[in-house]
RNA sequence: GUUGGAAAAGGGCAAACCCGGCCGAAAGGCGGGGACGCAAAGCCACCGGUCUAAAGGAGCAAUCCCAUGACAGCGGGGCCGCCGGA
Numbered sequence: 001g002u003u004g005g006a007a008a009a010g011g012g013c014a015a016a017c018c019c020g021g022c023c024g025a026a027a028g029g030c031g032g033g034g035a036c037g038c039a040a041a042g043c044c045a046c047c048g049g050u051c052u053a054a055a056g057g058a059g060c061a062a063u064c065c066c067a068u069g070a071c072a073g074c075g076g077g078g079c080c081g082c083c084g085g086a
Base pairs, nucleotide, nucleotide: 002086003085005083012038013037017033018032019031021030022029023028036073042079043078044077046076047075048074049071050070051069056065057064058063
């Protein structure tokens, strides 16, 4: 450097759910608990996808459209990285 996670060590993260404090229009996020899982479940919305629809637009209305919002634990891609094996 490449490949890869069989075994091992030290660790790391934390789904659902609960809590209530906060942010947000919402989706969602942050914090505490919790543990389904994760070898990138570390980081980045670049591509696809999904969620939301405040503002804006359409409509008589019901409602619909729309991302500039969100999801990295949906897939791909990019960047960086711990410990072993070959």
Molecule: c-di-GMP-I riboswitch aptamer
Organism: Novimethylophilus kurashikiensis